[in-house]
Molecule: Glycine riboswitch aptamer
Organism: marine sediment metagenome
């Protein structure tokens, strides 16, 4: 890298339409798709380098299915 399987959190109200999907908006709220921040150490005059499941919510996401880090198998 491919193929199969498994894989969490978080919602509520109002409008318009409606069989129901669906679009709109207020108020919240998750973290595991990407992105941002730093300890240690390094390096030093100073900038600068600098990891995760921490953290932040840009960006995603909150029925369900999709998606999903990651996990196990097999090429």
């Nucleotide at each position: 890298g491919a193929g199969u399987g498994g894989g969490a959190g978080a919602g509520u109200c109002c409008c318009g339409u409606u069989c129901a999907a669906c679009g709109g908006g207020a108020c919240g709220c998750c973290g595991a798709a990407g992105g941002g921040g730093c300890a240690a150490c390094a390096c030093c005059u100073c900038c600068c380098g600098g990891a995760a499941a921490c953290u932040c919510u840009c960006a995603g996401g909150c029925a369900c299915u999709u998606g999903g880090a990651c996990c196990a198998c097999u090429c």